c-di-GMP-I riboswitch aptamer from a Geobacteraceae bacterium, 86 nucleotides, folded computationally.
């Protein structure tokens, strides 16, 4: 440096819920907690999936047209990382 994740070794990272904040919302941050994870680091390229506003259909529910979001622990991708070699 590719590849791979047994066996170690040092460690990481935090689901659900709870509380404070912030946000119209999905949801974010921080404590607590610990379901889990070899990238459960980082990025919104690419598909989903969710919020909100809007068109247009409609009694309504729903389905659409166009924008703005959020999710990286939903796939895929791209950048970067520690050990160790059956």
């Nucleotide at each position: 440096u590719a590849u791979u994740g047994a066996c170690a070794a040092g460690g990481c990272c935090a689901a659900a819920c709870c509380u404070g904040c912030c946000g119209u919302g999905a949801g974010g941050c921080a404590g607590g907690g610990g379901c889990g994870g070899a990238a459960a680091g980082u990025c919104a390229c690419g598909g989903g999936u969710c919020u909100u506003a809007u068109u247009c259909u409609u009694u309504u529910c729903u389905g659409u047209u166009u924008g703005a979001g959020a999710c990286a622990g939903c796939c895929g991708g791209a950048c970067u990382g520690c050990c160790a070699a059956a």
It matches the Rfam family "c-di-GMP-I riboswitch aptamer". Rfam's curators write: GEMM was predicted in a large-scale screen for bacterial structured RNA regulatory elements. Rfam links the family to the GO term cyclic-di-GMP binding. Model confidence (mean pLDDT): 88 of 100.